About this RNA
Bacterial RNase P class A from a Geobacteraceae bacterium, 377 nucleotides, folded computationally.

[in-house]
């Protein structure tokens, strides 16, 4: 200096004028205080509250999937095992089952699968056409029939791999190595798992964010949740009396349970109106202590947006940040840093709506720390 990894931070600041919005003080006037984000966004999980539902049982439907830990929980984090990229820092994984079935596997390929003969390789038989022989017959070409998955083609993928035997040829047909799989054992570790020994020729593509099988988990809706206040309509119950059988309910469905129509009378019934829920909470910060961390324990501190046609805003001067040009010092062969004057220019994404924990996803700027290459000493 160049190209790269991973972290963790900020999100201008102060004053001065003019506003909006919630609260405290005040009889008024007015005075005092608080007032968006790191993602407030998507609304893609996961939890709190709230409300309705819940004899029991199976079905269906979604989720999730190594291993230990954190946590209200989680599909997040966090630390590790394996697999896989990348010279490397470092980074990626929906990571259970393809020997329960069942689908798919583009183009090429004869054949995409308990596969498959297209060329080739090897055996019969037949033709008689060519050669060769005195003949029997032998060779080559051509048809038919059968073996043969070692050679060649085809592809992303075609029955481990290399050599010997074997055999008409040939094939884990069978042997040695090696490779992978299954069982069995022994040392490490909570475990995932790894590492060593050993038996067995078991070696029959791939694909489950295809169907689907195995183990797990999930009632359902969502602050327009709900609750209070309230004129009147409709619906709504409860008590008589009076009749009968289509239907309704258990917010999927089905066995099952349970319920019921009309008419008097009396209870009572709530609208996008107000209120309440509505912000002090798995809260913040700063110490310590435990843990490699995720996080958790004590202790001290602080109280920090509640709007509801929805406030959180506009200007000014000053300083401060970015950037592009000039100029002046310094450093270096240089490419290019660094520090300072002047002019000019800009300053991103985006705006709470019941609160929280996460993941994605949008965005400007510097800062640490490593990594690989070049170039001087």
């Nucleotide at each position: 200096g160049a190209a790269g990894c991973a972290g963790a931070c900020c999100a201008g600041a102060u004053g001065g004028c003019c506003g909006c919005u919630c609260c405290c003080c005040g009889a008024a006037a007015g005075g005092g205080g608080g007032g968006a984000g790191g993602a407030a966004a998507g609304u893609c999980c996961g939890g709190g509250c709230u409300c309705c539902g819940c004899a029991g049982g199976g079905c269906a439907u979604g989720g999730u999937g190594c291993u230990g830990g954190a946590u209200a929980a989680c599909g997040u984090c966090c630390a590790g095992c394996g697999g896989g990229g990348g010279u490397g820092a470092c980074c990626c994984c929906a990571g259970g089952g393809a020997a329960a079935g069942u689908g798919c596997c583009a183009c090429a390929g004869a054949g995409a699968g308990a596969a498959g003969u297209c060329c080739g390789c090897c055996c019969g038989c037949c033709u008689u056409u060519a050669g060769c022989g005195u003949a029997g017959g032998c060779u080559g070409c051509g048809g038919c029939g059968g073996g043969u998955a070692a050679g060649g083609g085809u592809g992303a993928a075609a029955g481990g791999g290399u050599g010997a035997g074997g055999u008409a040829a040939g094939a884990g047909c069978u042997c040695a190595c090696c490779g992978g799989g299954u069982c069995c054992g022994g040392c490490g570790g909570u475990g995932a798992c790894g590492c060593c020994g050993g038996a067995u020729g078991c070696c029959a593509g791939g694909u489950a964010a295809a169907c689907c099988c195995c183990a797990c988990c999930a009632g359902g809706a969502g602050c327009a949740a709900g609750g209070c206040c309230u004129a009147a309509u409709a619906g709504g119950g409860a008590a008589g009396c009076g009749u009968c059988a289509a239907g309704g309910a258990c917010g999927g469905c089905c066995c099952g349970u349970c319920c019921g129509u009309g008419c008097u009378u009396c209870c009572g019934g709530g609208u996008u109106g107000g209120c309440c829920g509505c912000u002090a909470g798995a809260g913040g910060c700063c110490g310590u202590c435990g843990g490699c961390a995720a996080c958790g324990g004590c202790g001290g501190u602080c109280c920090c947006a509640g709007a509801u046609g929805a406030a959180u805003g506009g200007u000014c001067a000053u300083c401060g940040c970015c950037c592009g040009c000039u100029c002046c010092g310094g450093g270096g062969u240089a490419a290019c840093g660094c520090g300072g004057u002047g002019c000019g220019g800009g300053a991103a994404c985006a705006g709470a709506a019941c609160c929280c924990g996460g993941c994605u996803u949008a965005u400007g700027g510097g800062c640490u720390g490593c990594u690989u290459c070049g170039g001087c000493c």
Lineage of the source: Bacteria > Pseudomonadati > Thermodesulfobacteriota > Desulfuromonadia > Geobacteraceae. Of the family's consensus pairs, 97% are formed in the model. Rfam family: Bacterial RNase P class A. Rfam describes the family as follows. Ribonuclease P (RNase P) is a ubiquitous endoribonuclease, found in archaea, bacteria and eukarya as well as chloroplasts and mitochondria. The gene name in the source record is rnpB.